[in-house]
Context: one part of a larger RNA
RNA sequence: GGAUGAACGCUAGCGGCAGGCUUAAUACAUGCAAGUCGAACGGUAACAUGAGUAGCAAUACUUGAUGACGAGUGGCGCACGGGUGCGUAACGCGUAUGCAACUUACCUUCAACUGGAAGAUAGCCCCUCGAAAGAGGGAUUAAUAUUCCAUAAUUUUAUGAUUUGGCAUCAAAUUAUAAUUAAAGAUCAGUCGGUUGAAGAUAGGCAUGCGUGACAUUAGCUAGUUGGUGAGGUAACGGCUCACCAAGGCAACGAUGUCUAGGGGAUCUGAGAGGACUAACCCCCACACUGGUACUGAGACACGGACCAGACUCCUACGGGAGGCAGCAGUAAGGAAUAUUGGUCAAUGGAGGCAACUCUGAACCAGCCAUGCCGCGUGAAGGAUGAAGGCCCUAUGGGUUGUAAACUUCUUUUAUACGGGAAGAAACCUUCGAACGUGUUCGAAGCUGACGGUACUGUAAGAAUAAGGAUCGGCUAACUCCGUGCCAGCAGCCGCGGUAAUACGGAGGAUCCAAGCGUUAUCC
Numbered sequence: 001g002g003a004u005g006a007a008c009g010c011u012a013g014c015g016g017c018a019g020g021c022u023u024a025a026u027a028c029a030u031g032c033a034a035g036u037c038g039a040a041c042g043g044u045a046a047c048a049u050g051a052g053u054a055g056c057a058a059u060a061c062u063u064g065a066u067g068a069c070g071a072g073u074g075g076c077g078c079a080c081g082g083g084u085g086c087g088u089a090a091c092g093c094g095u096a097u098g099c100a101a102c103u104u105a106c107c108u109u110c111a112a113c114u115g116g117a118a119g120a121u122a123g124c125c126c127c128u129c130g131a132a133a134g135a136g137g138g139a140u141u142a143a144u145a146u147u148c149c150a151u152a153a154u155u156u157u158a159u160g161a162u163u164u165g166g167c168a169u170c171a172a173a174u175u176a177u178a179a180u181u182a183a184a185g186a187u188c189a190g191u192c193g194g195u196u197g198a199a200g201a202u203a204g205g206c207a208u209g210c211g212u213g214a215c216a217u218u219a220g221c222u223a224g225u226u227g228g229u230g231a232g233g234u235a236a237c238g239g240c241u242c243a244c245c246a247a248g249g250c251a252a253c254g255a256u257g258u259c260u261a262g263g264g265g266a267u268c269u270g271a272g273a274g275g276a277c278u279a280a281c282c283c284c285c286a287c288a289c290u291g292g293u294a295c296u297g298a299g300a301c302a303c304g305g306a307c308c309a310g311a312c313u314c315c316u317a318c319g320g321g322a323g324g325c326a327g328c329a330g331u332a333a334g335g336a337a338u339a340u341u342g343g344u345c346a347a348u349g350g351a352g353g354c355a356a357c358u359c360u361g362a363a364c365c366a367g368c369c370a371u372g373c374c375g376c377g378u379g380a381a382g383g384a385u386g387a388a389g390g391c392c393c394u395a396u397g398g399g400u401u402g403u404a405a406a407c408u409u410c411u412u413u414u415a416u417a418c419g420g421g422a423a424g425a426a427a428c429c430u431u432c433g434a435a436c437g438u439g440u441u442c443g444a445a446g447c448u449g450a451c452g453g454u455a456c457u458g459u460a461a462g463a464a465u466a467a468g469g470a471u472c473g474g475c476u477a478a479c480u481c482c483g484u485g486c487c488a489g490c491a492g493c494c495g496c497g498g499u500a501a502u503a504c505g506g507a508g509g510a511u512c513c514a515a516g517c518g519u520u521a522u523c524c
Stems, first nucleotide, its partner, number of pairs: 001524004006520005013376006019369002021334001026332003030329003035076003040073002043069002047067003050063005083287003092212008102204002107200008115149004125138005156179010185192002213259003220250003225247008262284004267276003289310005312323004340366001342365003348362001349360004379410004389401005416460005424451001429446008468513005473494003479508005489496002
């Protein structure tokens, strides 16, 4: 000098764009953050409509009939998105390869199929236990829930045969025999689904080369340890696990141990080499009160799922139960220090749905903070009686403040008042039309804005609404007077102050930055 997720002191007009618990992965009140589908199903608790009955009427009652829909069965989603950096010195990450050792729901393409039957169960109803959380029994009912049968191959398995290829185990193709495995309906009649196989896309899994901290005041470490055979297990290879056999394996090219740490793209600095750092944004990893375990599923060993143990908090009728903000806000605590218990699904994206739509603290916005970067303003031109006042001096005078002010003319950014007023929105959907030709495409019109009456813009009057901070001995740009008298004090280093202090305090003046300026901390 540059930089910062900064803090502190003094000061402060506006806007745009960013950023905002670096400490206690401490504990959490409250609300919200993952649902959706009635075009899978039995149904009808609430709301609305219609119909019926009674009544002159108000009204009451009945009825799933319709729109819809609480609870329930079922499907898909909840493994994404969002948070944090505890752990991890590791194939965790980065980079480059390999899988002839693998999986992949939804999506796309191709091929084939979608026949028949059965028994339950939740809900509803009845009853019982319990303070509650909840639990149990009886009767009865449906499905795209569950089960069975049929059919089927380029499925799978076993035994063979032929051909081609390779990278060793082998791989691919063709073929024979035997055994074995599927399905579901709904509908606005257009479709939407279901099953099997092949391929793609996407997403993952695994293995390997190289790279990736400190300490040798850590020198030896290791029994599933290293290898083999066989078996089990996995989507898959493998001591991954087990039985048996052998005695290996790693290490001064640093094993093992201890300490520290998420990694990278990036970022800061530097001429570069390098050094530092990992806030924000993107990719990967790990974690979800602490430890462990599996279930479901295409995918988890699952932040707002389950079970067990533990610590803590809460409820209790003392028998027993409930909970997990490292989601968004917010609270307490800690700290030098870090924001609102806001709005909207309008856009983008996600889940479900044929769709309408619903949900979405993702996201988009708004609020707070000079925390940073960038931009704008606090007026411009003229104006010497060089006014008054202040300060200084060699003092009837001069210098300086200083074109500064007054005064004249001009402008109105900004602020204020009153008006106009967006883009972001074209899709989905509805209506109409056209083309192909019978459900798709294209075109036209209509519908939809949280931000927001915001941005932007017009008019009006008027310099009107807007400057501070630090420094002035040398380094280092900028000097005099007064006060003080080794006192009070200053100070980054050298140092200054003991009676003429350009170094302390005040004043005038000056210098440097400027809505900031200084100080402190840290890095280069």